[in-house]
């Protein structure tokens, strides 16, 4: 340093739910654990979503992110605790 336990001291909290906030996707906050050893920070590649506005269509519709997910995944920053190897 790698590693990572039926070990301890604690954390987060997924689906549902109720407020609330958004066009939406999705966000906060309470209730709720499926699950997490980074399920801590971060949009800096990729990947998914959405589609207000913008473009096109007579319409349905369709394309676009600047919008949204870190609990999609690389990377980057930071960080408790130490059985085995």
């Nucleotide at each position: 340093a790698a590693c990572g336990a039926u070990a301890a001291u604690g954390g987060c909290a997924a689906a549902c739910u109720c407020a609330u906030c958004g066009a939406a996707a999705g966000g906060u906050g309470g209730g709720g654990a499926c699950g997490c050893a980074a399920a801590g920070c971060u949009u800096c590649g990729g990947g998914u979503c959405u589609a207000a506005g913008g473009c096109g269509g007579u319409a349905a519709c369709g394309c676009u992110a600047u919008g949204a997910c870190g609990g999609c995944u690389g990377g980057g920053c930071c960080g408790c605790c130490g059985a085995a190897u």
Molecule: c-di-GMP-I-GGC riboswitch aptamer
Organism: Paenibacillus validus NBRC 15382